The RNA shown here (Bacterial RNase P class A) has 314 nucleotides and comes from Hyunsoonleella flava. The source organism's lineage runs through Bacteria, Pseudomonadati, Bacteroidota, Flavobacteriia and Hyunsoonleella.
[in-house]
RNA sequence: UGAGUAAAUCGCCUUAUCGUUACGCCAUUGGUGUAAAGGAAAGUCCGAACACCGUAGUGCAACGCAGUGGUUAACAGCCACCGGCCGAAAGGUUAGGAAAAGUGCAACAGAAAGUAUGUACGGGUAAUGCCGUAGUGAAACCAGGUAAACUCUGUGUGGUGCAAUGCCAUGUAUACCAGCGCUUGAAAGCGGCACGUUUGAUUGCUGGAGGGUAGGCAGCUAAAGUGUUUUGGUAACAAAACAUUGAGAUAAAUGAUAAGGGCUUUUUCUUUUUGGAAAGGGUACAGAAUUCGGCUUAUAGAUUUGCUUAAAUA
Repeated sequence: UGAGUAAAUCGCCUUAUCGUUACGCCAUUGGUGUAAAGGAAAGUCCGAACACCGUAGUGCAACGCAGUGGUUAACAGCCACCGGCCGAAAGGUUAGGAAAAGUGCAACAGAAAGUAUGUACGGGUAAUGCCGUAGUGAAACCAGGUAAACUCUGUGUGGUGCAAUGCCAUGUAUACCAGCGCUUGAAAGCGGCACGUUUGAUUGCUGGAGGGUAGGCAGCUAAAGUGUUUUGGUAACAAAACAUUGAGAUAAAUGAUAAGGGCUUUUUCUUUUUGGAAAGGGUACAGAAUUCGGCUUAUAGAUUUGCUUAAAUA
């Protein structure tokens, strides 16, 4: 210097004017201060927190996981080690239990793809059977392969979801029809089914038809939060100390305009060289809606560090 590989950061900035939303203060048709969309906010693929179902069991089915250990609130995540495969290496990836419990699948080629087996040569036999070689093919010994094929083994799993849920106000029809029933139990709940179990009544329960309302407030952002340091650990991560509070909208705010700059690129000119000047173009993926931990996908470009390898120089 080139190529590769692993990890990380940024991903436009500044000023001015006007504007939107939230909170605080002053005090009032407003003024002022502070703040205002991400590393993925996307996908809705996993796991949870939280809320409700009054308590929510057993079995079957269904779904998930599958080497060993660790980590976590939990996970199909992450970390480490072992094994397999890829790579020259650094590294990457993982589809990692069982093929003698059973079923299935393997095009073409080949005589034949399973208790199937023709031909040729050799061995052997009284003879056949039998053994070996040759052909085709990924696979031709009662064969092996395949389970991200069905399945089997082990193990795990309440449901619904902020459109959850709770409160307030307004308004209507304490009206009509049908069925069942009143503890010998209608109906409802417990994931899908079965069993079992719980609640349960003369203003009961279910179904039908009809009427009214669909407005406001809460949930709504202090979170298993974030940052720094120390200790332990190979690491993921854990503990402690100190500091810190960074959108809460509801048809959905977080913007528009102007100027300058940064980065990048094309052309021209210039410069011993590094480089410089001018003009033009571009500035990625993309926008919170209960919150968090992951996974997957998209992403113009810029920067930093470690490791592997090739060549050259000293």
The sequence was found by an Rfam model in a public genome assembly. The coordinates come from a structure-prediction model, not an experiment, and the mean pLDDT is 77. It matches the Rfam family "Bacterial RNase P class A". Rfam links the family to the GO terms tRNA processing, ribonuclease P activity and dimeric ribonuclease P complex.